RNA sequence: AGAGUUUGAUCCUGGCUCAGAACGAACGCUGGCGGCGCGUUUUAAGCAUGCAAGUCGAAGGAUCUGCUAUUGCUUGCAAUAGUUAGAGACUGGCGAACGGGUGAGUAACACGUGAGAAUCUACCUUAUGGUGGGGGAUAGCCCAUGGAAACAUGGAGUAAUACCGCAUAUGUCGCAAGAUCAAAGCAGCUAUUGCUGCGCCAUUUGAUGAGCUUGCGGUCCAUUAGCUUGUUGGUAGGGUAAAGGCCUACCAAGGCUACGAUGGAUAGCCGGCCUGAGAGGGUGUACGGUCACAUUGGGACUGAGACACGGCCCAGACUCCUACGGGAGGCAGCAGCUAAGAAUAUUCCGCAAUGGGAGCAAUCCUGACGGAGCGACGCCGCGUGGAUGAUGAAGGCAGAAAUGUUGUAAAAUCCUUUUAUACGGGAAGAAUAAGUAUACGAGUGGAAAAUAUAUACGAUGACGGUACCGUAUGAAUAAGCCUCGGCUAACUACGUGCCAGCAGCCGCGGUAAUACGUAGGAGGCUAGCGUUGUUCGGAUUUACUGGGCGUAAAGGGCAUGUAGGCUGUUAUCUAAGUGUGGAUUUAAAGGCAGAAGCUCAACUUCUUGCAUGGUCUGCAAACUGGAUGACUUGAGUAUAGGAGGGGGAACUGGAAUUCCGCGUGUAGGGGUGAAAUCUGUAGAGAUGCGGAAGAAUACCUGUGGCGAAGGCGAGUUCCCGGCCUAUAACUGACGCUAAAAUGCGAAAGUGUGGGGAGCGAACAGGAUUAGAUACCCUGGUAGUCCACACUGUAAACGUUGUACACUAGGUGUUAGAGGUUUGUACUUCUAGUGCCGUAGCUAACGCGAUAAGUGUACCGCCUGGGGAGUAUGCUCGCAAGGGUGAAACUCAAAGGAAUUGACGGGGGCCCGCACAAGCGGUGGAGCAUGUGGUUUAAUUCGAUGAUACGCGAAAAACCUUACCAGGGUUUGACAUCAAGAUGCUAGAUACAGAGAUGUAUUGUCCCUUCGGGGGCGUCUUGACAGGUGCUGCAUGGCUGUCGUCAGCUCGUGUUGUGAGAUGUUGGGUUAAGUCCCGCAACGAGCGCAACCCCUAUCGUUAGUUGCCAUCAGGUUAAGCUGGGCACUCUAGCGAAACUGCCGGUGACAAACCGGAGGAAGGUGGGGAUGACGUCAAGUCCUCAUGGCCCUUAUGUCCUGGGCUACACACGUGCUACAAUGGGCUGUACAGAGGGUCGCAAUACCGCAAGGUGGAGCCAAUCCCAAAAAGCAGUCCUCAGUUCGGAUUGGAGACUGCAACUCGACUCCAUGAAGUUGGAAUCGCUAGUAAUCGCAGAUCAGCAUGCUGCGGUGAAUACGUUCCCGGGCCUUGUACACACCGCCCGUCACACCAUCCGAGUCGAGGACACCCGAAGCCGUUACUUUAACCGCAAGGAUAAGGGCGUCUAAGGUGUGUUUGAUAAGGAGGGUGAAGUCGUAACAAGGUA
Repeated sequence: AGAGUUUGAUCCUGGCUCAGAACGAACGCUGGCGGCGCGUUUUAAGCAUGCAAGUCGAAGGAUCUGCUAUUGCUUGCAAUAGUUAGAGACUGGCGAACGGGUGAGUAACACGUGAGAAUCUACCUUAUGGUGGGGGAUAGCCCAUGGAAACAUGGAGUAAUACCGCAUAUGUCGCAAGAUCAAAGCAGCUAUUGCUGCGCCAUUUGAUGAGCUUGCGGUCCAUUAGCUUGUUGGUAGGGUAAAGGCCUACCAAGGCUACGAUGGAUAGCCGGCCUGAGAGGGUGUACGGUCACAUUGGGACUGAGACACGGCCCAGACUCCUACGGGAGGCAGCAGCUAAGAAUAUUCCGCAAUGGGAGCAAUCCUGACGGAGCGACGCCGCGUGGAUGAUGAAGGCAGAAAUGUUGUAAAAUCCUUUUAUACGGGAAGAAUAAGUAUACGAGUGGAAAAUAUAUACGAUGACGGUACCGUAUGAAUAAGCCUCGGCUAACUACGUGCCAGCAGCCGCGGUAAUACGUAGGAGGCUAGCGUUGUUCGGAUUUACUGGGCGUAAAGGGCAUGUAGGCUGUUAUCUAAGUGUGGAUUUAAAGGCAGAAGCUCAACUUCUUGCAUGGUCUGCAAACUGGAUGACUUGAGUAUAGGAGGGGGAACUGGAAUUCCGCGUGUAGGGGUGAAAUCUGUAGAGAUGCGGAAGAAUACCUGUGGCGAAGGCGAGUUCCCGGCCUAUAACUGACGCUAAAAUGCGAAAGUGUGGGGAGCGAACAGGAUUAGAUACCCUGGUAGUCCACACUGUAAACGUUGUACACUAGGUGUUAGAGGUUUGUACUUCUAGUGCCGUAGCUAACGCGAUAAGUGUACCGCCUGGGGAGUAUGCUCGCAAGGGUGAAACUCAAAGGAAUUGACGGGGGCCCGCACAAGCGGUGGAGCAUGUGGUUUAAUUCGAUGAUACGCGAAAAACCUUACCAGGGUUUGACAUCAAGAUGCUAGAUACAGAGAUGUAUUGUCCCUUCGGGGGCGUCUUGACAGGUGCUGCAUGGCUGUCGUCAGCUCGUGUUGUGAGAUGUUGGGUUAAGUCCCGCAACGAGCGCAACCCCUAUCGUUAGUUGCCAUCAGGUUAAGCUGGGCACUCUAGCGAAACUGCCGGUGACAAACCGGAGGAAGGUGGGGAUGACGUCAAGUCCUCAUGGCCCUUAUGUCCUGGGCUACACACGUGCUACAAUGGGCUGUACAGAGGGUCGCAAUACCGCAAGGUGGAGCCAAUCCCAAAAAGCAGUCCUCAGUUCGGAUUGGAGACUGCAACUCGACUCCAUGAAGUUGGAAUCGCUAGUAAUCGCAGAUCAGCAUGCUGCGGUGAAUACGUUCCCGGGCCUUGUACACACCGCCCGUCACACCAUCCGAGUCGAGGACACCCGAAGCCGUUACUUUAACCGCAAGGAUAAGGGCGUCUAAGGUGUGUUUGAUAAGGAGGGUGAAGUCGUAACAAGGUA
């Protein structure tokens, strides 16, 4: 410090996720030791048991026990006295208000911080004074009574440091006079008129603690906007320790609030802790400060202090005891239990230390505390060994093997002993108390002791025989967890096969998974490691530091204007802000820095400073604020002019439309893509004249004008508002912005009343359509218009808030002013309104003085998509609806701009037998052939739109053959190797069998040194063979198609943030990215073209098997022979064609058009040749090949069958339907091929297929071989025929082991369908279509197929609107699996959360009323009443009772807030392939 994830790719916006740190944690796996910390975060739920607050005999009396003494005597009991002791109660004192726990409540002076005045403060401390003299009770105890108990009552009687008067009085109150308030003793020593100590009383000082007031600070919600009657203040009184409405009476009507009152929700607060660079954010466990609470609610008492955790009273809930009459209790103290929960410890030891209470003290108490125990809960430290050790052992894993890896790891050798075990030694934590001794002081008439202070000596250890140390033994006792697709360090094998599973995000898994599971290996951390949860960080993703708003989320529809915020120039003063010093505070702990102590560290201790905030105070005066004065440039006023669809009202036009009346006139009109509804012979439409009505204002008209926006358009008049220019006269900052508020605000809509020509939601009809509740047509109501009132919203948009300032230019236009000029015109300035553009900005697009630039001020708004502008609440509205405006849940995206493609029922240009123009077919028939389907034991397999279907197959009777049935075989039909055994073959014959095969007989290889070797068989065993078994979606190779279309790219440069662009676009041209020109491009490559082959012309060379002009011979005839190579031809080499020449067009180009010459003319014709790529196209059955599968079978051999089946459907063909024909007779002309396992002539036989026979030929020689259509002649005469030939019967011949399933051919006979073919569809542009035959491959045989060859030989093309396909440019896009794309809504089903809901059940708080415990206060004189007064009667006083105010709980009622639940209803979200349509994205087919 960043990374992953939206896309085909890019940049941006934006969310989600990860890497870090932390934790009072929990869970999973694992676990050696020690130190230091921490340990019910959940129900403030309930609790058995024990302990957690007592102490003082030096305050008091009595009792008991012990001890001593005495007495009585029945010698073991009683009594008395004393006591150095002890015990449990009681009176009394102090403490119990601390310490300990918890965080429910509390949004508050509760807390933090600072300040303050009207207070109290036990014990402690300073100082002064006092402590005199009396009195009456009461508990305990004893007696008695009631009760189960708890406990209660009565009588007798007793003490005090308990209680009460009196005296005295510094003090308090009061102006004064005066009034008024105290006390207690005990102990030690001495033996004295005493000394001392601890107390007691009054006043006082301080300290400590507490109460009170107040400035400032720290949560959320405005879907909480108004709250308040003791409320705000005053007077008087009461009350308190104390100010105060704290309380009461009276008076006044105030007080709080947008700087957020009131209400609701949540929460103890802080020092700190976690995180972060910081600013911040989160948090408040442990430790420390503070507050609140103690089963729930209320209340007071006592006291210095409480409204009291281990006190009291009352009420409620709960638990327990009970004799049913009544009682008892409060772990949020320490342990512990139950329940809850993912989850949190011992019913331990000790007061040795520290601290607290009581006491003079000893001492007692102390679950505070000190320790131990449990828990890896956290932090820190240590260990599980070290060195050497290669045959790189074995084993594992991987690999085809070589080998690699585990791995110096192990073993082995040497060494060490932290830890462990055993034994032994062994600290510190302890200071001092009582007491003793010494010194010294005070007091006393003097002394003594006691006493105060100091010093010395002087007990005490829970932990614990612990820490630590030593000796012995022996590597001995001690390693796991997670991960390994990217982020993110670390990879292979096997298993699995969208299963099982993983996953933080993206995403893995459908047979080759580095992502699942296991193994090996590797990486990380380590007594831990992972997971989960939470917080901060990353996140500049709430932006103070430090963000945005044209299009991504986001500018309010517009204005006026209140509060608020901000505010021109200048002078003086001030000092609130501000700056700079000083003082004080910010507790300690913690953090940072520096030291020290535990062996280190964690931990602990010490020192000094720092950090932020507050308060007080000195100084400064630039800036902000405040005060006073001045100024003119901001703003406004005045004067003179100017433009304008600015607003309101009234009035007045013309054109058009419709309707009405009359006339002319006759059959249609209207409407549409085409029609129909509609209208018209009852006279329409058309046309002429007249009239009526309402609405809108042609031309002018313009990126022209005005207005704040909405908006405003005929003309005239009246009224009203704003703007601009000039002058610089006046005022003198009067300004800018703008929550709240107020006003304006298109269209549609609403109300009332008018009006209603045209248009026209709804509605009706007609069309269209699968449907058509639409688009189109004919009608048509509301509405549109006017008046008044409401509504208050729009893509109210420049999707751009208002104001001001500054920052290059150019060019239009509107309004005005100035200068120069005769003038047109030129030029300057101001205010608007447009375009282009520099800098700059921007993600880009773009903006660019009319900013989206650079700044200032203020307002509004945004924070992922969906849910949703929905629900609910409130509010406005007559309603429709508007404003404000969530959450649950769900997704990992949603989005902006630009790029490259693809696509469009977008555009432009161009091409192609693409259409058109033609010729001939297919589709109908019969047959052939292939396919589908069906059938079958099998009908082997593959190919399936174009790009499968006479395709693989250039030949299925057996074989082929892969399929089926049956019969065999197992190292195999075929290859190689090894080991062992055995033999010498081949071949022939016979038998069995369907055959494979089996059996039998016969049959003895080569070399040799004679030992043997080689070769070839057979058998056994093991490696292995074999597979047309699967996967063409694991592959190579080959192939089809787009397409012989003209495209596809690269280097360098330039350009853009980038994907990319440029080049390759543009203007021409071409068959062509062919060429030319231009150009930030310049070049290049693969394609195009050319080079290659055939063909067309000529030349030359060479002439046999070819040819024959001339010469000769010769035949019935024939290049037949001699001869020749001229010609044809053959096959080598050359030439020739290049837009080369001429004219025109074109840009002076490229090129095109026409022409000449030429065998051929603009690529002459044909072929071979197929760019980058597309279709996971085809092929594992040509071949090769990874993986998987079979191995007495999915291999292999054989016989027979099947691939040839047949209701049917389709493709491709053949033959026809006839006379341009068919039959017969005669006759002519090719090319290219093939031939020795062959082609085969002449001849003979057969009607023929063919047979016999065999010349010749290994081929320019011989043969196949007859070419056919054609031509000549003749018959047929339009018919199911002399067309057509299927089918069937018979008879043959051929090939072949073999023609039954299942061959082709011949002859005779038979003679189906078919009379030119529906919708639709195919081929072809010239030697082409059409038509005619010939040959070849395959092949024993089998051709209507295929591949070639020649013969005869047309028609048509105006042209590119349309169909199909393609190329280039451009445009739109929500597509990128790329339109066979994407995608919307209803309905049906399942699940989830939400809303409404008749109601039901709670909880909170409010108000009214009823009832009203305990208690304080008041009141009363009913009862009782020791101390005081009084001689007494009685009084005073006190207690109880009665009454009253207040009041908890409770009850009734009303309305309210909130939660749970609910029949039913509603929409939303998510789901696999559901249904219906096709709304959006292209002009998305109606933008």
Molecule: small-subunit ribosomal RNA
Organism: metagenome